[in-house]
Context: one part of a larger RNA
């Protein structure tokens, strides 16, 4: 000097940071992913209208009755900033955490793909033509305690599936021109073959298919460099390796039958231990060490294993299925969950916040758009955890009160320090005006930041040391005892070293201490 620190005294303000390093220990309760009626049927709910059967006010009456409003009902049609459910689409692969595993192309860096894929956007070019069956919701009925079902009947659709049609595309067969570091690309026609579309609309638009191309974004190969122990010396049977097939976006022993017997290792192979890489970051003149919290970037997990399903994209943290262990419910036949998201609780620990506020900004999902979602984010609380600013008054004021401490009793010291005199108001207080961040409109933060007032020196100082190193000395107490202590050592009757005072040093809202690093 540093630190996510932590303990022990102390403790006035702000402003930027920053806060489970232990137990990837188990988790009550709420929230963290939805959104689209401009994709679709039905429901419900309110409105308008027409019709039909009730009702029956006003008002007329020859009292017999006429008359017909309002209101409740039901079809039917229409229309709705309306509700939730349900099919449909798109999003739930981002975004947020955490470091368990990994010593390996994980990660850095530098290249490769003639071995590859890319929703959503952007350009180009071409199309959307005719049908069909169903099924959820719904409606009946049925099981079950529930959690979910079962069977029967109807419906729609941008959901499903033939057909047509093919500029380009895809595959198979032969060829042609040309290029390449090898496999081979690339173009060009020829014959044969195979796949496409969807509507909606407030008529502006928004969408759909196929194909090139961008852009992003990922996947895979490869040099290189990446901890420790030889008291780990030999390791490997899909193992080397071929030539076949399968699979994959795609190369590949990625996997399978065959075949051969290879690879790998003292340049440290296998083992075992320990570790998320990394940009940074502490230290240091550098070189080098040391570390990987906050931010960034990769990578890995998601109660433990293990699998696929859908999808451009997952083997998916709040999605399926099985098994493992716990934890709940149950009519005991069965079922139900995963906080390493945000707060939060128990535990564990030397130790680490609030069961806050807003979507105003930024951003990210669905929507044409209103918008709705968004514990990402912004912001507020809490913690001297850390860095940085500021305060705790400022001048004058005695040959120097008084108290204390000392002493040779004269004095000396505390000390211009108090007290008094004169001033000022930073901070905190109190009153008043008050943003920027927002582009038309919208401000959680917040009456906050910041002005201006007017007011009292009031309401704001500790901590450690004082033998040498190392800056600061006396006195009394104890008398190898109590204790101190980083070294080196101090204490056994005059301790500048123990314990107290007085006095001094040293930094200060902080001081020591412990612990790691250089």
């Nucleotide at each position: 000097g540093a630190u996510g620190a932590a303990c022990g005294c102390u403790g006035g303000c702000g402003g930027c940071g920053u806060g489970c390093u232990u137990a990837a220990c188990a988790c009550c309760u709420g929230c963290a992913a939805g959104u689209c009626g401009a994709g679709c049927g039905a429901a419900g709910c309110g409105c308008u209208u027409a019709c039909g059967a009730c009702a029956g006010a006003a008002c007329c009456u020859u009292c017999g009755g006429g008359g017909g409003a309002a209101g409740a009902u039901g079809u039917a049609a229409g229309g709705g900033a309306c509700u939730g459910a349900g099919c449909g689409g798109c999003g739930g692969a981002c975004g947020g955490g955490u470091g368990a595993g990994u010593a390996a192309c994980g990660c850095g860096u530098g290249g490769g793909u003639a071995a590859c894929c890319u929703g959503c956007c952007u350009c180009a070019u071409a199309c959307a033509g005719g049908g069909g069956g169903a099924u959820a919701a719904c409606a009946g009925u049925u099981g079950g305690a529930a959690a979910c079902g079962g069977c029967u009947g109807c419906u729609a659709a941008u959901a499903c599936c033939g057909c047509a049609u093919a500029a380009g595309c895809g595959c198979a067969c032969a060829g042609u021109a040309u290029c390449g570091c090898a496999u081979g690309g690339u173009a060009c026609g020829g014959u044969g073959u195979g796949a496409a579309a969807a509507a909606c609309u407030c008529c502006g638009g928004u969408g759909g298919u196929a194909u090139g191309a961008g852009a992003u974004g990922g996947a895979c190969c490869c040099g290189c460099g990446u901890c420790u122990g030889a008291u780990u010396a030999g390791c490997u049977a899909g193992u080397u390796g071929g030539a076949g097939g399968g699979g994959u976006a795609a190369c590949g022993g990625c996997c399978c039958a065959c075949c051969a017997a290879g690879g790998c290792g003292a340049c440290g192979a296998u083992c075992a231990g320990u570790a998320g890489c990394c940009g940074g970051c502490c230290u240091g003149a550098g070189a080098g060490g040391g570390u990987g919290a906050a931010c960034g970037g990769c990578c890995a997990c998601a109660u433990u294993g293990g699998g696929a399903c859908u999808g451009a994209g997952a083997c998916a943290c709040g999605g399926c299925c099985c098994a493992g262990a716990c934890u709940c419910c149950u009519a005991c036949g069965g079922g139900a969950g995963g906080c390493a998201g945000c707060a939060g609780u128990g535990g564990g620990g030397a130790a680490u916040a609030u069961u806050g506020c807003a979507c105003a900004a930024u951003g990210g999902g669905g929507g044409a758009a209103a918008c709705c979602c968004u514990g990402a984010u912004g912001c507020a609380g809490c913690g001297a955890c850390g860095c940085c600013g500021c305060g705790u008054g400022a001048a004058g004021g005695a040959a120097g009160a008084a108290g204390u401490a000392u002493c040779u009793c004269g004095g000396u010291a505390u000390g211009u320090a108090a007290a008094c005199u004169u001033c000022u108001a930073u901070c905190a207080g109190c009153a008043g005006g008050g943003a920027a961040g927002a582009a038309a409109a919208u401000g959680a933060c917040g009456g906050u930041a910041c002005c201006u007032g007017a007011c009292u020196a009031a309401g704001a100082a500790g901590c450690c040391c004082c033998g040498g190193c190392u800056a600061a000395c006396u006195a009394c107490g104890u008398g190898c005892c109590a204790g101190c202590a980083g070294c080196c050592g101090c204490g056994g009757u005059a301790a500048u070293a123990c314990g107290u005072a007085g006095g001094g040093g040293g930094c200060a809202a902080g001081c020591g201490u412990u612990a790691u690093c250089c």
Small-subunit ribosomal RNA, 5' domain from an uncultured bacterium, 518 nucleotides, folded computationally. The coordinates come from a structure-prediction model, not an experiment, and the mean pLDDT is 84.